This is a predicted structure of a 172-nucleotide RNA (Lysine riboswitch aptamer) from Lachnospiraceae bacterium OF09-33XD. The source organism's lineage runs through Bacteria, Bacillota, Clostridia, Lachnospirales and Lachnospiraceae.

RNA sequence: GCAGUAGGUAGAGGUCGCGUGUUUCAAGAUUAGGCGGUCGGAUGUGUCAGGCACAGACGAAGGCCGCUGAAAGGGGAAGACGCCGAAAGGGUCAGAGGCCUGGAUUCUGAUUCUUGGGCAUGGGCUGAAGAAGUUCAUGACUGUCAUCGAAAGAUGGAGAGCUAUCUGAUUG
Numbered sequence: 001g002c003a004g005u006a007g008g009u010a011g012a013g014g015u016c017g018c019g020u021g022u023u024u025c026a027a028g029a030u031u032a033g034g035c036g037g038u039c040g041g042a043u044g045u046g047u048c049a050g051g052c053a054c055a056g057a058c059g060a061a062g063g064c065c066g067c068u069g070a071a072a073g074g075g076g077a078a079g080a081c082g083c084c085g086a087a088a089g090g091g092u093c094a095g096a097g098g099c100c101u102g103g104a105u106u107c108u109g110a111u112u113c114u115u116g117g118g119c120a121u122g123g124g125c126u127g128a129a130g131a132a133g134u135u136c137a138u139g140a141c142u143g144u145c146a147u148c149g150a151a152a153g154a155u156g157g158a159g160a161g162c163u164a165u166c167u168g169a170u171u172g
Base pairs, nucleotide, nucleotide: 002172003171004170005169007166008165009164010163011162014084017083018082019081020080022078023077024076025075033068034067035066036065037064038063039062043055044054045053046052047103048102049101050100051099087115088114089113090112091111092110093109094108095107096106097105116142117141119139120138121137122136123135124134125133126132144157145156146155147154148153
C1' cells in the first nucleotide's frame, strides 16, 4: 500500500417512505342510549358458556309512534416530534382489564419467524362502510447489490442489506 473480517460514525430509497401526539373536519347517525304513549304478556341484562348478581305482573323481550340524542376505533387536512427494521404482521410465554372460573378479545412486555419500499387487482379477517388496516396471490413500478452485455438492457438476491468513512482492532 491492497484485499478481507469485526466494530463505530454519517447517509440514501419516497413528496402518499415509516411511526407517535395535537388541532380541526366529514362520516359513524333517521344510529346506540334515554323519556313518553300504544300493542304485547314472561323473560331480559352483565363480551360467550357455567355460576352469581341485578331488572321484571307497580308489566320482561319484541313491534309501532313521538321527543331527545351521543361516543369509540378507523379516515381527510394542517402542523409538530422521532426515525430509515423506519415499521407491520404471525407464533409462544407472562402480566393487566371488564362480578367469579374458563374461552374469546384488547393493551403492555419478553422471545422467535416473515416482509427492501410504495401502488393496483382479486380473495380472507376486522370494520357502520364501496373508507382504512392487515394477510395471501398476481402484476407492473421503484431503490440497492451481484452476474451477463459495447450499450440499451436481461436475470437473480435481500435491509443482519447498500453507499461513504475511520480515533482504531485483527488476518493475508